[in-house]
Molecule: c-di-GMP-I riboswitch aptamer
Organism: Chloroflexaceae bacterium
RNA sequence: GCUCGAUAAUGGCAAACCUGGUGAAAGCCAGGGGCGCAAAGCUAUGGGUCUACAGCCUUUGGGCUAUGACUGCCAGGCCGCCGAG
Repeated sequence: GCUCGAUAAUGGCAAACCUGGUGAAAGCCAGGGGCGCAAAGCUAUGGGUCUACAGCCUUUGGGCUAUGACUGCCAGGCCGCCGAG
């Protein structure tokens, strides 16, 4: 440096749900919680998904739309602990 995650250790993160806060919403933040995770570390770059305040359209039922979000959906990029080969 590359490939891999059998075993072991130091540890790390934290789904659902609950409480409080925040936001138009999706969601996010804090505390509890622990389903899982070897990148569940970082990054909205490509695809995908969610939302639709404002805007546009409308047969007034609604529809479209990201400038808002999601990296614990899949890739790409950057960086990294331990162990094995």